[in-house]
Context: one part of a larger RNA
C1' cells in the first nucleotide's frame, strides 16, 4: 500500500450526480396516534414509558392429596393442601448498561408515474415496460368464427352468444366534444366498367371443281386459323352509413371615452377548425419564462399565471385512498460521506523456505 473489520475529539451531509456506503432504528408489553379515505385503511403512523434479580400480598384457571359426610359402596358428595402454567400490585437490590449476546422496522412532509398482488431483458436495465380485474368495439348460430395440417383429422369444446375468437383501453370517480372530404369497414343494387365461358356475323389458309392455250383467276364441302355484335358474376366506379375504425381538429385584418386588451365585426380557406379538463408539464424551443413558497444563498422542487415552439379526451382526459427494492424535492434522527485524518485487528503485499 491492497483487502475485510473495530474505535474516534469537535462539527454533522459541509461529501456526492445522488446520504452511495456506513451509522442509527429494532424484540415484547403499556400509553398514544394526524391529514386523507374507496370507511377496509392510513397504523407498527408519529411520539412516549416499561423490561434483570430477590422478598411480600393478591387474582382467575388447571389438577386435586389428607380429611369429612352419605350409607342403594371397587360409589357419590363436601372440601380444599400441594403442584402447574398465566397474571396484577407493593417493597427491596446490583451494574455505565437488565429484549445486557445473536437475530431483530429508521421516521416524516411533498410531487410525478403506474390503481393494486403479479410478470419481465437466463448472464450490466425490475421500471413509468408487460399483465391485470373492469370498459368498449368487432367477428362467430355451431361441421361456429378462428388456429394447426397437403389431407384425414385435431384444437376451439365434450363449450353454444351470461359462450368463444380478435382489436383497443386498463381499478375506481367525473367524463369521453367536432369532422365521414381521404383511407378502412358495413349496407345498397338502378346505371357505367368488367374475366372465363356462351355466341358466332364477317374473314384467312388449303383444293375437288369451273374458266383459261398458258401464266393464272374464281372457288363448294371438309379440315383448319383467327374472330365482330350480343349474353356473362364478384370487384371497381357509383349511392349511403360508420370514430372506444386509420386518422384530422385553421389564417389574416379591424374594434371599447388613459393605456392595454378585445366580449364584438370583416374576410379567406376547410371534411371539420381543439369542447370539458389540464398546462413551462416524463410534453416549453426561447427558458434559470414571471410571481409566490422553501434556503443566508435554490438552472432542481412545490403553488400559481397561460404567450400550449409542439397537451387534450379509451394511441383515453382529469382526479384519486391504498400499494411501489420506481423517480424528483424538503426535513428529523444518525453517522469517518466529508472538514481530515488517526489508531487498532485478521488476511494479502514484502523477506526466508
Nucleotide at each position: 500500500c491492497c483487502u475485510u473489520c473495530g474505535u474516534c475529539a469537535a462539527g454533522g451531509a459541509a461529501u456526492u450526480a445522488g446520504g452511495c456506503a456506513a451509522a442509527a432504528u429494532a424484540a415484547c408489553c403499556c400509553c398514544g396516534u394526524a391529514a386523507c379515505u374507496u370507511c377496509g385503511g392510513g397504523a407498527g403512523a408519529a411520539g412516549g414509558g416499561g423490561u434483570g434479580c430477590c422478598c411480600c400480598c393478591g387474582g382467575a384457571c388447571g389438577u386435586g392429596a389428607g380429611a369429612u359426610u352419605u350409607g342403594u359402596a371397587c360409589a357419590a358428595a363436601u372440601g380444599g393442601a400441594g403442584c402447574g402454567a398465566c397474571u396484577g400490585g407493593g417493597g427491596g437490590u446490583c451494574g455505565c448498561a437488565g429484549u445486557g449476546a445473536a437475530a431483530g422496522g429508521g421516521c416524516u412532509c411533498u410531487a410525478g408515474c403506474g390503481a393494486c398482488u403479479g410478470g419481465u431483458u437466463a448472464c450490466c436495465a425490475a421500471a413509468a415496460c408487460c399483465a391485470c380485474a373492469g370498459g368498449u368495439c368487432u367477428c362467430u348460430g355451431c361441421g361456429a368464427a378462428c388456429g394447426c395440417g397437403c389431407a384425414a383429422g385435431c384444437g376451439g369444446a365434450a363449450g353454444u352468444a351470461u359462450a368463444g375468437g380478435g382489436g383497443c383501453u386498463g381499478a375506481c370517480a367525473c367524463c369521453u366534444g367536432c369532422c365521414c372530404a381521404g383511407u378502412g369497414c358495413c349496407g345498397g343494387a338502378a346505371g357505367g366498367u368488367u374475366a372465363a365461358g356462351g355466341g358466332g356475323a364477317g374473314g384467312g389458309g388449303u383444293u375437288a371443281g369451273a374458266c383459261g392455250c398458258a401464266a393464272g383467276u374464281c372457288a363448294a364441302a371438309g379440315c383448319u386459323c383467327a374472330g365482330a355484335a350480343c349474353c356473362g358474376a364478384a370487384g371497381c366506379c357509383c349511392c349511403g352509413g360508420u370514430g372506444a375504425a386509420c386518422g384530422g381538429c385553421g389564417g389574416c385584418c379591424g374594434u371599447a371615452a388613459c393605456u392595454a386588451u378585445a366580449a364584438c365585426g370583416g374576410u379567406c380557406c376547410u371534411a371539420a377548425g381543439g369542447u370539458a379538463g389540464c398546462g413551462a408539464a416524463a410534453u416549453u424551443c426561447c427558458u434559470u419564462g414571471u410571481c409566490g413558497g422553501g434556503u443566508a444563498a435554490g438552472u432542481u422542487c412545490c403553488g400559481a399565471c397561460c404567450c400550449g415552439c409542439a397537451c387534450g379526451a379509451a394511441u383515453g382526459g382529469u382526479g384519486u385512498a391504498a400499494c411501489g427494492a420506481c423517480u424528483g424535492g424538503g426535513g428529523c434522527a444518525c453517522u469517518g460521506u466529508c472538514u481530515c485524518a488517526a489508531c487498532g485487528a485478521g488476511g494479502g503485499a514484502c523477506c526466508c523456505g
The part of an RNA shown here (large-subunit ribosomal RNA, domain IV) has 353 nucleotides and comes from Promineifilaceae bacterium (SeqCode). Its mean pLDDT, the model's own confidence on a scale to 100, is 88. NCBI's taxonomy places the organism under Bacteria, Bacillati, Ardenticatenia, Promineifilales (SeqCode), Promineifilaceae (SeqCode). It matches the Rfam family "Bacterial large subunit ribosomal RNA". Its family is annotated with structural constituent of ribosome and ribosome in the Gene Ontology.